Molecule: c-di-GMP-I riboswitch aptamer
Organism: Nitrospirota bacterium
RNA sequence: UUUCCGAAAAGGUAAACCCUGGGCAACCAGGGGGCACAAAGCCGCGGAUCCUGAAAUCCACAGCCGGUGAGGCGAACAGGACUGCCGGGCUGCCGUA
Numbered sequence: 001u002u003u004c005c006g007a008a009a010a011g012g013u014a015a016a017c018c019c020u021g022g023g024c025a026a027c028c029a030g031g032g033g034g035c036a037c038a039a040a041g042c043c044g045c046g047g048a049u050c051c052u053g054a055a056a057u058c059c060a061c062a063g064c065c066g067g068u069g070a071g072g073c074g075a076a077c078a079g080g081a082c083u084g085c086c087g088g089g090c091u092g093c094c095g096u097a
Base pairs, nucleotide, nucleotide: 005095006094012037013036017032018031019030020029021028022027035084041090042089043088045087046086047085049081050080051079052078053077063073064072065071
């Protein structure tokens, strides 16, 4: 110095929930609050999950239900959300064994 590992120390982050604001929404930001976290730091790259489809310029909406009306369910597609769902990439504090 690197890798593995996670005792100790110094610190760090901040779940649910509440308030304020933004957004159609998923959700995000700030304040409070602490469930937890050795990458719970950063990147929406792959998967999963969630939202929307006239809301945003454009595109798409198979099929099914329904005075076959209003509308609803809904695959695909398009756009978005999410890293504290998993994986991946990059970076990083300490050093017992």